The RNA shown here (Bacterial RNase P class A) has 378 nucleotides and comes from Bellilinea sp. The source organism's lineage runs through Bacteria, Chloroflexota, Anaerolineae, Anaerolineales and Bellilinea. Rfam family: Bacterial RNase P class A. It is annotated as a ribozyme. Of the family's consensus pairs, 96% are formed in the model.
């Protein structure tokens, strides 16, 4: 230059005039004036952790569910970061699946094949015999079914073969040494070599009481209570055991049927918050210093015109700057691309509803740093 890979940042801004909503002040009869703030990197899914509120305590167990290498961050998590082990893709940077236990027992592996916790279809080899075929006995190397068939190759041995034995590879070890915090890595012994599924039932470790801002709390203002059941009932996924509490004819509580309200205020925003710099750590982070206050709606407020300017993009233009060739002093030609001058557009996902820290999803663009390839020049 040219593509690509990974991180991280931006998502326009300044002024006016008008209009909204919040909070602060002055004024106040009505109401006005000033000032300050006012959608996002994902506000979206509502998949997870949590603050926080209530259930008078929220205690064991089952029952369920969720997670599953091995070490750290973190309020916490099924997140995040680092590392290892079996894999894919990519020429590379890089990017991406899996994860306890099959040796507790169960259970499943269709057809096809001779056998899919086993075994003989062709087929090798040996004996017999009514000899070209039959019958019995070995075998499982070779073929053949099949996702998948006694580990792979070469020897030895054998009637023929076969881990039967041996070299050298590959599994596998609840076996030793070393390195490692550990997962694991090397080696060195050991013919141990009959497989896979646990997003089949199981078994083993951990964590989980429940409901949820339409949680709850306060004021105010209203009505209309009947009826059955009833000795036990209420404590908010469901069983059970403890506790508490009310109650047993002066009826707890549960069910059905009517009938009142739906108004106002708070919860509601100083945070596990934000940004700067420092220092530890491979890094997530984590401490320590300084700064800074940045929405609070309640049928839902943040909007609208206009002008400048920035960035990006399209068009036109030979040119005021500049840039290239050519001469050499003052200038002459091109201008694809950078630069310039003018005209247009304002662009994509998308709009808070108690409030954080993930994960996924959606998405036009532009900036920055590193690193990977290939071309080109020196």
């Nucleotide at each position: 230059c040219a593509g690509g890979u990974c991180a991280g940042c931006c998502a326009g801004a300044c002024g006016a005039u008008c209009g909204c909503a919040g909070c602060g002040g002055c004024a106040a009869a009505c109401u006005g004036c000033c000032g300050c703030u006012g959608a996002g990197g994902a506000a979206a899914g509502u998949c997870c952790g949590c603050g926080c509120u209530c259930c008078g305590c929220a205690g064991a167990g089952c029952a369920c569910a969720a997670c599953g290498c091995c070490g750290g961050a973190u309020a916490a998590c099924g997140u995040c970061c680092g590392g290892a082990g079996a894999g894919a893709g990519g020429u590379a940077a890089c990017u991406u699946u899996c994860g306890g236990g099959a040796u507790c027992g169960g259970g499943c592996c269709a057809c096809a094949g001779a056998g899919a916790c086993a075994a003989a279809c062709c087929g090798c080899u040996c004996u017999g015999c009514c000899u070209u075929g039959c019958a019995g006995a070995g075998u499982a190397a070779g073929g053949g079914u099949g996702a998948a068939a006694a580990g792979g190759c070469g020897g030895u041995g054998u009637a023929a073969g076969a881990g039967a034995c041996c070299a050298c590879c590959g599994g596998c070890g609840a076996c030793c040494g070393c390195a490692g915090u550990a997962a694991u890595g090397c080696g060195g012994c050991g013919g141990c070599c009959a497989g896979g599924c646990a997003a089949c039932c199981c078994c083993c470790g951990u964590u989980g009481g429940g409901a949820g801002c339409a949680a709850g709390g306060c004021c105010a203002a209203g009505c209309a209570g009947g009826g059955a059941c009833a000795a036990g009932g209420a404590g908010c996924u469901g069983c059970u055991c403890g506790c508490u509490c009310c109650g047993u004819u002066u009826g707890a509580g549960u069910c059905c049927c009517g009938g009142g309200u739906a108004g106002g205020c708070u919860g509601c925003a100083c945070g596990a918050g934000c940004c700067g710099g420092c220092a530890a750590g491979u890094a997530a982070u984590u401490g320590c210093c300084g700064g800074c206050c940045u929405a609070g709606a309640g049928a839902g407020a943040u909007g609208a015109u206009c002008g400048u300017c920035a960035c990006c993009g399209g068009c036109a233009g030979a040119g005021c700057c500049g840039u290239c060739u050519c001469a050499a002093u003052u200038g002459a030609g091109a201008u694809a691309c950078c630069c310039c001058u003018g005209c247009c557009a304002g662009c994509a996902c998308a709009g808070a509803a108690c409030g954080c820290g993930g994960c996924u999803u959606a998405u036009c663009g532009g900036c920055u740093g590193a690193c990977c390839u290939g071309g080109u020049c020196u």